[in-house]
Context: one part of a larger RNA
RNA sequence: GAACGAACGCUGGCAGCGUGGAUUAGGCAUGCAAGUCGAACGGGAAUCCUUGAAUUCAAUUCUUCGGAAGAGAGUUCUUGGAAGAGAGUGGCGGAAGGGUGAGGAACACGUGGGUAAUCUACCUCUUAGUUGGGGAUAACUUCGCGAAAGCGUAGCUAAUACCGAAUAUGGUCGCUUGACGCAUGUCAGGCUGAUCAAAGGCGGGGACCUUCGGGCCUGCCGCUAGGAGAGGAGCCCGCGUCCCAUCAGCUUGUUGGUAAGGUAACGGCUUACCAAGGCUUACGGGUAGCUGGUCUGAGAGGAUGGUCAGCCACACUGGGACUGAGACACUGCCCAGACUCCUACGGGAGGCUGCAGUCGAGGAUCAUUCGCAAUGCGCGAAAGCGUGACGAUACGACGCUGCGUGGAGGAUGGCGGCCUUCGGGUUGUAAACUCUUGUCAUUCGGGAAAAAUGGCACGGGUGUUAAUAGCGCCUGUGUGUGAUGGUACCGAAAGAGGAAGCCACGGCUAACUCUGUGCCAGCAGCCGCGGUAAUACAGAGGUGGCGAGCGUUGUUC
Numbered sequence: 001g002a003a004c005g006a007a008c009g010c011u012g013g014c015a016g017c018g019u020g021g022a023u024u025a026g027g028c029a030u031g032c033a034a035g036u037c038g039a040a041c042g043g044g045a046a047u048c049c050u051u052g053a054a055u056u057c058a059a060u061u062c063u064u065c066g067g068a069a070g071a072g073a074g075u076u077c078u079u080g081g082a083a084g085a086g087a088g089u090g091g092c093g094g095a096a097g098g099g100u101g102a103g104g105a106a107c108a109c110g111u112g113g114g115u116a117a118u119c120u121a122c123c124u125c126u127u128a129g130u131u132g133g134g135g136a137u138a139a140c141u142u143c144g145c146g147a148a149a150g151c152g153u154a155g156c157u158a159a160u161a162c163c164g165a166a167u168a169u170g171g172u173c174g175c176u177u178g179a180c181g182c183a184u185g186u187c188a189g190g191c192u193g194a195u196c197a198a199a200g201g202c203g204g205g206g207a208c209c210u211u212c213g214g215g216c217c218u219g220c221c222g223c224u225a226g227g228a229g230a231g232g233a234g235c236c237c238g239c240g241u242c243c244c245a246u247c248a249g250c251u252u253g254u255u256g257g258u259a260a261g262g263u264a265a266c267g268g269c270u271u272a273c274c275a276a277g278g279c280u281u282a283c284g285g286g287u288a289g290c291u292g293g294u295c296u297g298a299g300a301g302g303a304u305g306g307u308c309a310g311c312c313a314c315a316c317u318g319g320g321a322c323u324g325a326g327a328c329a330c331u332g333c334c335c336a337g338a339c340u341c342c343u344a345c346g347g348g349a350g351g352c353u354g355c356a357g358u359c360g361a362g363g364a365u366c367a368u369u370c371g372c373a374a375u376g377c378g379c380g381a382a383a384g385c386g387u388g389a390c391g392a393u394a395c396g397a398c399g400c401u402g403c404g405u406g407g408a409g410g411a412u413g414g415c416g417g418c419c420u421u422c423g424g425g426u427u428g429u430a431a432a433c434u435c436u437u438g439u440c441a442u443u444c445g446g447g448a449a450a451a452a453u454g455g456c457a458c459g460g461g462u463g464u465u466a467a468u469a470g471c472g473c474c475u476g477u478g479u480g481u482g483a484u485g486g487u488a489c490c491g492a493a494a495g496a497g498g499a500a501g502c503c504a505c506g507g508c509u510a511a512c513u514c515u516g517u518g519c520c521a522g523c524a525g526c527c528g529c530g531g532u533a534a535u536a537c538a539g540a541g542g543u544g545g546c547g548a549g550c551g552u553u554g555u556u557c
Base pairs, nucleotide, nucleotide: 001557002556003555004554006553007552008551009550010549013403014402015401016400017399018398019396020395026359027358028357030356031355032354035092036091037090040089041088047082048081049080052077053076054075055074056073057072060069061068062067099314100313101312108241109240110239111238112237113236114235115234118233119232120231123229124228125227126226127225128224129223130222131165133163134162140155141154143152144151145150170196171195172194173193174191175190176189177188178187179186180185200221201220202219203218204217205216208215209214242286243285244284249279250278251277254276255275256274257273258272259271260270261269289311290310291309292308293304294303295302296301316337317336318335319334320333339350340349341348342347367393369392370391371390375389376387377386378385379384406436407435408434409433416427417426418425419424440498442493443492444491446490447489451484455479456478457477458476459475460474461473462472463471464470501546502545503544504543505542506527507526508525512541513540514539515538516537522529523528
């Protein structure tokens, strides 16, 4: 000099863009952060329309004045229909997105290869199918136990839930032929060898058939078995990646082989047996998430890894598996532990290293805000629903950038202050005064965005089709969707009015005098100042530097 996720002191006008728990991976009240699908399924609350019955009120009419009839309204039950809440079965998603950096010196990361040793839901393209049956179970009802959390008995029922059967284009395994490869093998072909599937839902319709439900034809969404791709994931290898030798020897599934098991897959991954090997910056200890990058520097290098992006690891602590295409799973399950809470003492509930927020510790780090309008993600045929991701707003001079606090004129120069050789000098064109401008802020509330595309309705074209239905694609017209926000921006009005400080002035180092003090009080980055003329302390005037900041401290180069 530069830099910072900074802190502290003094000071502080506005805007834009960034950025903000670095310490206790300490404990957490409260709310929210993962749902969705009725076009998979049974079911059916509120509500509305409707059939009938009972009952209450009752305009009005009739009357022999006793009463009778009765439009209409209410209540209860009931018939048929619409509607579709909560809960449940089932599907997909809860492995993404979001947080943190504790652990880990490791194939964790970076980079370059390998997988002839592998898996892959959703998505795209493509091939072939989607036949025919069965038995349950939740919800619900019944009874029981429990304070609760919840649990059990009996009974009914559905499915794209579950289970047999058929078929096998095909896959897998076995046998076999050929070609190829360094090899375990790979690729292509053959087998009257074995084995492995499925589910329906929502529309539209001319002829034909019909038990009037439909069959049948057709569109869309699904389902099953494959092939290819895309994207994703697993595994293996070369090289690179901090300090300590005041750590010198380490290792027994250890190193290799055979066989078996296991895995999606190779492998001591595991086991049995055999051999006795293997490593040497090893082993041990400390520290640390790694990288793209960031800071500094002419570079080489040094330091660093916050925000953003890629990868990894973790989710109260330790362990475990289940489900699944994918987890050993942050807001799933089980066990143990610590802690907190409820309890009828028998037993239960919980996990902010999600967003806000709170306590604690700390020099120190924000709102218990608004919205799903946009972007993205999940589900859904879609409308749509959900989303503390995200988009916004708020707070903090924490940083960077921009703007302003006025401009022009104005005296051989006011007052005051300070100095003085008492003549004057200086503050100083500075002020006053004259003219002028209106950025920003203020006031008004006049105009006023972009961010909106998608969606829905109607029409046209085109493809599919038996079809002018329907559906898909393209397109036109109309309609409506904004948290921010009546915000940005534009406009109007007034008036210099509302907006300057901080540090330094002995040398390094730009900037000097007076007064006070008297080795005192104090200053100080280094040298050093102060003991009666202190440009070094304190105050004042003046001056220098930077400026909504300025200085100090800390850290890095």
About this RNA:
The part of an RNA shown here (small-subunit ribosomal RNA, 5' domain) has 557 nucleotides and comes from a metagenome. The prediction has a mean pLDDT of 84. The RNAcentral record of the full RNA draws on SILVA.